RNAcentral holds the sequence, with entries from ENA and Rfam. Predicted 3D model of a 72-nucleotide RNA (transfer RNA) from Algisphaera agarilytica. Lineage of the source: Bacteria > Planctomycetota > Phycisphaerae > Phycisphaeraceae > Algisphaera.

RNA sequence: CACCUCGUAGCUCAACGGAAGAGCGUCGGUCUCCGAAGCCGAAGGCUGCAAGUUCGAGUCUUGCCGGGGUGA
Numbered sequence: 001c002a003c004c005u006c007g008u009a010g011c012u013c014a015a016c017g018g019a020a021g022a023g024c025g026u027c028g029g030u031c032u033c034c035g036a037a038g039c040c041g042a043a044g045g046c047u048g049c050a051a052g053u054u055c056g057a058g059u060c061u062u063g064c065c066g067g068g069g070u071g072a
Stems, first nucleotide, its partner, number of pairs: 001071007010024004018055001026042005048064005
């Protein structure tokens, strides 16, 4: 320098172009003498940033930023 790949909740990851969900964690309840485990519930996201396409974008396109990789 070129190319590939990834970037979504605190962490690990899902999500045919029809508008975002799970597990763990956190908080509350239940249970217990008190905890842990179990069970029930809740909070938590401008989907890395900025544009474009579209009636509609996490998803497609472009640029940039960051992580990883390949080649030179």
Rfam family: tRNA. Rfam classes the family as a transfer RNA.